[in-house]
């Protein structure tokens, strides 16, 4: 000084006024009582005080907590995840290793268990596509083939029959070890070196794996499991419109179809098994109001300690949105790099997606000075 | 909010790992003195991006869209 990789924090500042929402005090007004008062309500009251959107609040992809359904019960058949070890409340999450791929590199991706259990599948193309195979070559043998040559019975060509090849040609994503050197009638792991492949004592490491004496000539054991399938773990269903209560209200109504001791519901795939008991679907009625769940939490920060890390553990502090037509805004000043994606609704851990720039660590690689 | 489901010509719908296809619409052209109607051809699509695979409309994964259902008495 340039071009790069990784981690992590931030999401326009600042002041005014006028708003909109929880909370707390204080006004008012109301109801009850044991009436100089306590306690519930409520308020378009308040020169009060004090909080108010996000790193993704999104997608709802996934895993918990919670709530109900048996105290969450058996098998089965779905579903899930898939190198190891380890973290966690789980996790298709996250560290760290290990294989393989990509990059000079820091470093990044990686559905990554079996195809030597079994069944599929591979259009077109080509000779062959799966317990392989010969199209064209190439090489050998045969003759009552045909030509041509000459020393006249022998050679050569070209074709036909019989065999041997898998060197080359060419088809396809994919052609059953590659390259070389000897062999050979021509070839062939047919012999050999190396390099691939397979088994592998043993040797490191928790483990995945690694390295590896020695053994096999390799037609043994080709792909494809995000085709079935097999193996080894994991999975009960549903959702905060789950649920609990308080008030209100009625016609506890018709119709149709299913069952009547086995069906049906709870139980949303089936059995069993436990519980209830008449169910489904269409019409018709009747209220559409309130509390709870609902923010103290697998919380947030600092700091020690353990741990390569993900975490963990201890101690001090903080309490930091909470609605139900449904809040967090508008104006107008001023500053600058002129501001992106985008907005809670039952709560957290994660994935992924969407993002205008801004800062901070850490590392690589060029290239120029010293 | 929670749950499910669907994306294939202009429109309805087919194919279910191997040239993407029908009906009706469109547009041209013969046919008519014109217009229908009939015949001939043409042309237009797997929402969008990655992956698996020799090949993806179809298997996965991630994304946009869009449709549907779910209060109490009960």
């Nucleotide at each position: 000084g340039g071009a790069g990789u990784u981690g992590g924090c931030u999401a326009g500042g600042c002041g005014a006024u006028c708003g909109c929402u929880g909370u707390g005090u204080g006004g008012c007004g109301u109801g009850u009582c044991u009436u100089u008062g306590a306690c519930g309500c409520g308020c378009a009251c308040a020169u009060c005080a004090u909080g108010g959107a996000g790193g993704a609040a999104a997608g709802u992809c996934c895993g918990g907590g919670c709530u109900c359904c048996a105290u969450a019960g058996g098998g089965c058949a779905g579903g899930g995840u898939g190198c190891c070890a380890g973290g966690u409340a789980a996790c298709c999450c996250c560290u760290g290793g290990g294989g393989g791929g990509c990059g000079c590199g820091a470093g990044c991706c990686u559905a990554c268990g079996g195809a030597a259990a079994g069944u599929g599948c591979a259009g077109c193309a080509g000779a062959a596509a799966g317990c392989a195979g010969a199209c064209c070559g190439c090489c050998u043998g045969c003759g009552a083939u045909a030509c041509u040559c000459c020393c006249c019975g022998g050679a050569g060509u070209a074709g036909g029959c019989a065999g041997g090849u898998a060197a080359g040609g060419g088809u396809g994503a994919a052609a059953u070890g590659g390259u070389g050197c000897g062999g050979u009638a021509a070839g062939a792991g047919c012999g050999c070196a190396c390099c691939g492949c397979g088994c592998g004592a043993c040797u490191g490491g928790u483990a995945a794996c690694a390295g590896g004496a020695g053994c096999g000539g390799c037609g043994a054991u080709g792909g494809u499991a995000a085709a079935c399938c097999c193996c080894a773990c994991c999975u009960g269903g549903a959702g905060c419109a789950a649920g609990a209560c308080c008030a209100a209200a009625u016609a506890g109504g018709a119709a149709u179809c299913c069952a009547u001791u086995a069906g049906c519901u709870g139980c949303g795939g089936c059995c069993c098994g436990c519980a209830g008991u008449g169910g489904a679907u269409u019409c018709g009625g009747g209220u559409a109001g309130g509390u709870c769940g609902c923010a103290u939490g697998a919380g947030g920060c600092a700091g020690g300690c353990g741990g390569u890390g993900a975490c963990g553990u201890c101690u001090g502090u903080c309490c930091c949105a909470g609605a139900u037509g449904a809040a967090u805004g508008a104006u107008c000043g001023u500053c600058c790099a002129c501001g992106a994606c985008a907005g809670a609704a039952c709560c957290c851990g994660g994935c992924u997606u969407a993002u205008c720039g801004g800062c901070c660590g850490a590392c690589u690689c060029c290239u120029u000075u010293u | 909010g929670c749950g499910g489901g669907u994306g294939u010509a202009g429109u309805u719908c087919a194919a279910a790992g191997g040239c993407a296809g029908a009906a009706c619409g469109g547009c041209a052209g013969c046919u008519u003195c014109c217009c229908a109607a009939g015949c001939u051809g043409c042309a237009u699509a797997u929402g969008g991006g990655a992956g698996u695979u020799c090949g993806a409309u179809u298997c996965u994964c991630c994304u946009c869209a869009c449709c549907c259902g779910c209060u109490c008495c009960a």
Predicted 3D model of RNase P RNA and transfer RNA as a complex of 444 nucleotides. The coordinates come from a structure-prediction model, not an experiment, and the mean pLDDT is 78.